[in-house]
This record gives sequence, structure tokens and C1' cells, in this order.
RNA sequence: AACUGCUCAUCGGGGUGCCUUUAGAGGCUGAGAAGCAUUCGCUGACCCGCAGAACCUGAUCCGGUUAGCACCGGCGGAGGGAAUUGAGGCCGGUUCAUCG
Repeated sequence: AACUGCUCAUCGGGGUGCCUUUAGAGGCUGAGAAGCAUUCGCUGACCCGCAGAACCUGAUCCGGUUAGCACCGGCGGAGGGAAUUGAGGCCGGUUCAUCG
């Protein structure tokens, strides 16, 4: 010095499951399972934005676990997927240059 982890802003992307109950409501995991509306959208919170496992497809998948469920793992060195955005900072990391 550059890049990046980090923070903020704007813009954009995404999901909202399972079980019990007549209902109300309660329970499980998680960052998030909310509210409104009524024709599948809107808002909020949360997460993620190419260094992309946020999220979707595969999937009415496979193994395990559970009251049940993407609850755990495989699948996944598979495919797709929204910023080559701007600002800050120099605490951390990497690379390069110079000096000692």
C1' cells in the first nucleotide's frame, strides 16, 4: 500500500415447519416458525447477497432420533440462487514493496 474478516447505509434475495387441543392455548428445534389481509399477497423481525449451505431443486429421497417434524447426518468437491454497490475503520488476517 492493496485485499479481506468487522460495522453502517441503501438496494435486493429468502423461509415461517411439526405435534397436542372443540377452541383458546401450549410444547419441540432454530437467527427466525410473527402480525395483517383474503387469493397467495403486504408489513415487521431475523438471516443472506458471488470468498454465495441465506434459501430452493433433487425430495412423497436415504440412515438415525423423536410424540412428531429438514430434529441430526448423508445427499453436497450436485445443480440453481440476490450488490464487480457505497462509506467507515486499521482491532485481526493475508499478500506485496521499502527500511533496519
Predicted 3D model of a 100-nucleotide RNA (TPP riboswitch aptamer (THI element)) from Sneathiella sedimenti.
The sequence was found by an Rfam model in a public genome assembly.
Its Rfam family is "TPP riboswitch aptamer (THI element)". Rfam's curators write: Vitamin B(1) in its active form thiamin pyrophosphate (TPP) is an essential coenzyme that is synthesised by coupling of pyrimidine and thiazole moieties in bacteria. The literature on the family includes a 2002 paper in J Biol Chem by Rodionov et al., "Comparative genomics of thiamin biosynthesis in procaryotes. New genes and regulatory mechanisms".
The organism belongs to Sneathiella, within Bacteria.